[in-house]
Molecule: c-di-GMP-I riboswitch aptamer
Organism: Desulfobacteraceae bacterium Eth-SRB2
RNA sequence: CCAUGAAAAAAUCAAAACCCGAGAAAUUGGGUGACGGAAAGCCACGGGUCUUAACGGAAUUAUAAACGGCGAUCUAAAAGAUUGUCGAGCUGCCAUA
Numbered sequence: 001c002c003a004u005g006a007a008a009a010a011a012u013c014a015a016a017a018c019c020c021g022a023g024a025a026a027u028u029g030g031g032u033g034a035c036g037g038a039a040a041g042c043c044a045c046g047g048g049u050c051u052u053a054a055c056g057g058a059a060u061u062a063u064a065a066a067c068g069g070c071g072a073u074c075u076a077a078a079a080g081a082u083u084g085u086c087g088a089g090c091u092g093c094c095a096u097a
Base pairs, nucleotide, nucleotide: 003096004095005094012037013036017032018031019030020029021028022027035084041090042089045087046086047085048082049081050080051079052078056075057074058073
């Protein structure tokens, strides 16, 4: 340096739940708390998954009609979220069975 994580040691992060906030939502910041983690450190770059406020599209309703707009419905091109969903990239502690 590579590889590996058996035994150990030092440190470290913190799921669910509850409390106080942010958000339309997914989700998220802080506190309590530990289910777990050898990258559960960083990064939304690719796939997956989740959400639908705005924007776009669809069909629909009402108005005499056309056009346009509002509301509710569907969709997800679009926007957002997730790295404790997987992969890529960058960095890193201890040990050497």